The prediction has a mean pLDDT of 89. The part of an RNA shown here (small-subunit ribosomal RNA, central domain) has 350 nucleotides and comes from a metagenome. RNAcentral holds the full RNA, with entries from SILVA. Rfam family: Bacterial small subunit ribosomal RNA. Gene Ontology terms of the family: structural constituent of ribosome and ribosome.
[in-house]
Context: one part of a larger RNA
RNA sequence: CUGGGCGUAAAGGGCGUGUAGGCGGCUUGGUCAGUCAGAUGUGAAAGCCCACGGCUUAACCGUGGAACUGCAUUUGAAACUGCCGGGCUUGAGUAUGAGAUGGGGUAGUGGAAUUCCCAGUGUAGCGGUGAAAUGCGUAGAUAUUGGGAAGAACACCAGUAGCGAAGGCGGCUACCUGGCUCAUCACUGACGCUAAUGCGCGAAAGCGCGGGGAGCAAACAGGAUUAGAUACCCUGGUAGUCCGCGUCGUAAACGAUGGAUACUAGAUGUUGGUUUCUUUAUUGAGAUCAGUGUCGCAGCUAACGCAUUAAGUAUCCCGCCUGGGGAGUACGAUCGCAAGGUUGAAACUC
Numbered sequence: 001c002u003g004g005g006c007g008u009a010a011a012g013g014g015c016g017u018g019u020a021g022g023c024g025g026c027u028u029g030g031u032c033a034g035u036c037a038g039a040u041g042u043g044a045a046a047g048c049c050c051a052c053g054g055c056u057u058a059a060c061c062g063u064g065g066a067a068c069u070g071c072a073u074u075u076g077a078a079a080c081u082g083c084c085g086g087g088c089u090u091g092a093g094u095a096u097g098a099g100a101u102g103g104g105g106u107a108g109u110g111g112a113a114u115u116c117c118c119a120g121u122g123u124a125g126c127g128g129u130g131a132a133a134u135g136c137g138u139a140g141a142u143a144u145u146g147g148g149a150a151g152a153a154c155a156c157c158a159g160u161a162g163c164g165a166a167g168g169c170g171g172c173u174a175c176c177u178g179g180c181u182c183a184u185c186a187c188u189g190a191c192g193c194u195a196a197u198g199c200g201c202g203a204a205a206g207c208g209c210g211g212g213g214a215g216c217a218a219a220c221a222g223g224a225u226u227a228g229a230u231a232c233c234c235u236g237g238u239a240g241u242c243c244g245c246g247u248c249g250u251a252a253a254c255g256a257u258g259g260a261u262a263c264u265a266g267a268u269g270u271u272g273g274u275u276u277c278u279u280u281a282u283u284g285a286g287a288u289c290a291g292u293g294u295c296g297c298a299g300c301u302a303a304c305g306c307a308u309u310a311a312g313u314a315u316c317c318c319g320c321c322u323g324g325g326g327a328g329u330a331c332g333a334u335c336g337c338a339a340g341g342u343u344g345a346a347a348c349u350c
Base pairs, nucleotide, nucleotide: 004321005320006319007304008303012318014201015200016199017198021194022193023192025088026087027086028085029084030083031082033081034080035077036076037075038074039073040072041071042070049065050064051063052062053061054060091191092188093187094186095184096183097182098181099180103177104176105175106174107173108172109171110154114150115149116148117147118146119145120144121143125136126135162169163168206247207246208245209244210243211242215241216240220236221235222234223233258317259316260315261314262313263312266295267294268293269292270291271290272289273288274287275286276285277284299306300305323350324349325348332343333342334341335340
């Protein structure tokens, strides 16, 4: 290579966009590159295979045949693929009309809570725990009332509900902006699918510069616990958490399940449309499209389970796996300010 695989055994790229490449709907005409058939030439000899023969046999040797699955030239075939031309509408897109939305960005704004500050009332405790202590408090705390400041997060609504490619997204308002669904079946007429390299996005933590800092809180300090306690518990507390601009590029980045298309029993809940019947009532019932759950047949699976949102049946394209350790290490290359990331062995060993 062939072959076998990737939910949990090794294995789906974190996600998108799209270049090359691979693959590609229905119909018609042409062409004959692929494809198929015939002919001719060539495919050295030896060897292999078959038949016959020669050494007493065999090994060995001789003669003949077959084969040499290939290549070239040439004559044809035209279904399929390719190429060239014409047509089509179901794939794809556009238009028009509706609809849902925590999708993204910017600016503004609201109330509760917390901490701090000022003032009033008030007096000896408060806080914390399994129990305590450190800590705070007669320089008046805790509690309570009024006023003020700051930062961060948005209770209820809230829902296996919604939106987004993923990461992710939740007070309210305005503006800017992305995608999606349904209906009509008006327009274009295969314009499609996938996607190496590339490019972009990418939680948290971390890094650089400048702001900000209420609460929380690595590090750190103290108090406990304990044989010890560099912990779990308590009192404090700095980076950080927040904002702007850069950087990093990783996660159990998970549905541990790549994308697209088609087909293959149903039952039931729910979200958003459309539509028919019905009702006092967008009330109730049905149909249908798109999503999101639960259960379940066939089938699949080592089992667990999956089961029209497939892990079923098929096709196309990409990524990845090939015993454990050594090791996601070393070396090299490349990216990064660094931390480190990406790519990624071998000896040896079981």